[in-house]
RNA sequence: UGAAGAGUAAGAAGCUGUGCGUGAAGUGCCGCGGGGACGGGGAGUUGCCGUGCGGACGAAAAGUGCUUUUGCCUUGCGGUAUAGCUUCUGCAUCCCGCUUCA
Numbered sequence: 001u002g003a004a005g006a007g008u009a010a011g012a013a014g015c016u017g018u019g020c021g022u023g024a025a026g027u028g029c030c031g032c033g034g035g036g037a038c039g040g041g042g043a044g045u046u047g048c049c050g051u052g053c054g055g056a057c058g059a060a061a062a063g064u065g066c067u068u069u070u071g072c073c074u075u076g077c078g079g080u081a082u083a084g085c086u087u088c089u090g091c092a093u094c095c096c097g098c099u100u101c102a
Base pairs, nucleotide, nucleotide: 001102002101003100004099005098010089011088012087013086014085015084016083017082018081019080020078021077022076029055030054031053032052033051035049036048040096041095042094043093061075062074063073065072066071
């Protein structure tokens, strides 16, 4: 100098546990504002993820269970939250570094 390669945060799916809602919050969708993260170092998007406000849409309850009950329990339901495990995906991109070979 050239060629090849490794590794993250994180994301998705499945299983299990524990919750929340079922007096409709949450999830998902749209707009605006603001923020965060993005291999070991630096930069970093029109991509990714939270968050605030607004808007549209919108649902599954059942019990010849308990009970004094606006309560509870059980079984369901929700593109529900979270933890653990498994599998898969995985630096937008640029520069440097690392490993191997020449």
The RNA shown here (THF (Tetrahydrofolate) riboswitch aptamer) has 102 nucleotides. It matches the Rfam family "THF (Tetrahydrofolate) riboswitch aptamer". Its family is annotated with tetrahydrofolate metabolic process in the Gene Ontology.